[in-house]
The RNA shown here (c-di-GMP-I-GGC riboswitch aptamer) has 81 nucleotides and comes from an Anaerolineales bacterium. The sequence was found by an Rfam model in a public genome assembly. Lineage of the source: Bacteria > Bacillati > Chloroflexota > Anaerolineae > Anaerolineales.

RNA sequence: AACCGAAAAGGCAAACCCAUCGCGAGGUGGGGGCGCAAAGUCAUGGGUCUGUAAUCGCAGCAGAUCGCCAGACUGCCGAAG
Numbered sequence: 001a002a003c004c005g006a007a008a009a010g011g012c013a014a015a016c017c018c019a020u021c022g023c024g025a026g027g028u029g030g031g032g033g034c035g036c037a038a039a040g041u042c043a044u045g046g047g048u049c050u051g052u053a054a055u056c057g058c059a060g061c062a063g064a065u066c067g068c069c070a071g072a073c074u075g076c077c078g079a080a081g
Base pairs, nucleotide, nucleotide: 003081004078005077011036012035016031017030018029019028020027021026034067040073041072042071044070045069046068047065048064049063050062051061052060
C1' cells in the first nucleotide's frame, strides 16, 4: 500500500408518521430506525417506475430512482489474516 472487515469514535437513514412541493414517479424538512464501509458524488450503460398526442399498446419525448446492477470520481478507522 492492496485485499479484507474485528473494535472504537463519528457518519448515513428503510418502512411508517407529520409538514411542504410536484399531475405523478418522487423531492425537501422534522420524528423514526430496517439496515449500510461507500447507503458519498455523477442518471454514463442497463433495469424499474411516472407523465405524455387520438381507443389501446409499442416507439419517441419529458422525468424519477445511485438504499436495483454496472461504470467513473472521491473518501473515515486499522484487529486478525